[in-house]
């Protein structure tokens, strides 16, 4: 250089173009306990990788560009 893939709360992941982005972990606060754990309830935390397009409407289609990965050269 040249193909293909991926990218979503702290981590991991789910998401037929259709109106409040989804669950698990974790993190907090309260309940339980003498106290810890484990359970239980209840919140916090995403501008869905960046910048256009397409459409009545995009995480999702298309396009470029960033970052990672595999392969050929």
């Nucleotide at each position: 250089g040249g193909u293909u893939c991926u990218a979503u709360g702290g981590u991991g992941u789910a998401g037929c173009g259709g109106u409040u982005a989804u669950c698990a972990c974790g993190u907090a606060u309260g309940c339980u306990u003498c106290a810890c754990a484990c359970g239980c309830a209840u919140a916090a935390g995403g501008u869905c990788g960046c910048g256009a397009g397409u459409u009545c409407g995009a995480g999702a289609c298309u396009c470029g560009c960033u970052a990672g990965a595999a392969c050929c050269u």